[in-house]
Molecule: SAM riboswitch aptamer (S box leader)
RNA sequence: UUGUUAUCAAGAAAGGUGGAGGGAUUAGACCCUUUGAAGCCUUAGCAACCCUUGUAUUUCCGUUAAGAACGGAAUCAAGAAGGUGCUAAAUUCUACUUUUUACUAAAUAUUUUUUAGUUCAUAGAUAGAUAACCA
Numbered sequence: 001u002u003g004u005u006a007u008c009a010a011g012a013a014a015g016g017u018g019g020a021g022g023g024a025u026u027a028g029a030c031c032c033u034u035u036g037a038a039g040c041c042u043u044a045g046c047a048a049c050c051c052u053u054g055u056a057u058u059u060c061c062g063u064u065a066a067g068a069a070c071g072g073a074a075u076c077a078a079g080a081a082g083g084u085g086c087u088a089a090a091u092u093c094u095a096c097u098u099u100u101u102a103c104u105a106a107a108u109a110u111u112u113u114u115u116a117g118u119u120c121a122u123a124g125a126u127a128g129a130u131a132a133c134c135a
Base pairs, nucleotide, nucleotide: 001135003133004132005131006130007129008128013043014042015041016040017039021032022031023030026095027094028093029092044087045086046085049083050082051079052078053077054076056075058074059073060072061071062070063069091127096124097123099121102118103117104116105115106114107113
């Protein structure tokens, strides 16, 4: 760096340094910021992906002629030593597609249908972030 899978409305900040920008990218909106941004360092914390423990539950797989037993996987419970990650706001929101609410305009012609635009909401996609695995 590519790919696969999972998660992304929960949670958790102080100090030092630094000195103007930051919220991934493009555009718009909104927000944070000299009452000190980003970056770097220290300490602390959050979470539980990897991980650790279990005389735990049930199921599956393997070994066996079969059972027992053992091993493994999933699941469940507890944990936090270690590897990452994270510690403003939903991944800050919107953008593309589907469905949908309401409104406007035009056409049709009779109170209906179609199209276009705006708008409310839902679901998904794309992109991104993080982890684990693979090459």